A computed fold for a 73-nucleotide RNA from Lactuca sativa, annotated as transfer RNA. Its Rfam family is "tRNA". Rfam's curators write: Transfer RNA (tRNA) molecules are approximately 80 nucleotides in length.
RNA sequence: GGGUGUAUAGCUCAAUUGGUAGAGCAUUGGGCUUUUAACCUAAGGGUCGGAGGUUCAAGUCCUGCUAUAACAA
Numbered sequence: 001g002g003g004u005g006u007a008u009a010g011c012u013c014a015a016u017u018g019g020u021a022g023a024g025c026a027u028u029g030g031g032c033u034u035u036u037a038a039c040c041u042a043a044g045g046g047u048c049g050g051a052g053g054u055u056c057a058a059g060u061c062c063u064g065c066u067a068u069a070a071c072a073a
Base pairs, nucleotide, nucleotide: 002071004069005068006067007066010025011024012023013022019056027043028042029041030040031039049065051063052062053061
């Protein structure tokens, strides 16, 4: 240099045909318990890697860029 995949919450990952961004773990509060852990419950936490385009509407579709993974040579 070539084609391919991945990028979403602190971490690991979802999101159906384009139509209100979610779960688990973690964190914080409450309950339970003599206390801790475990268990139950609630809350906070995201302008979806970045730019442009299409669209009434983009995490999702299109085109560059960046990072990263593996592949062939």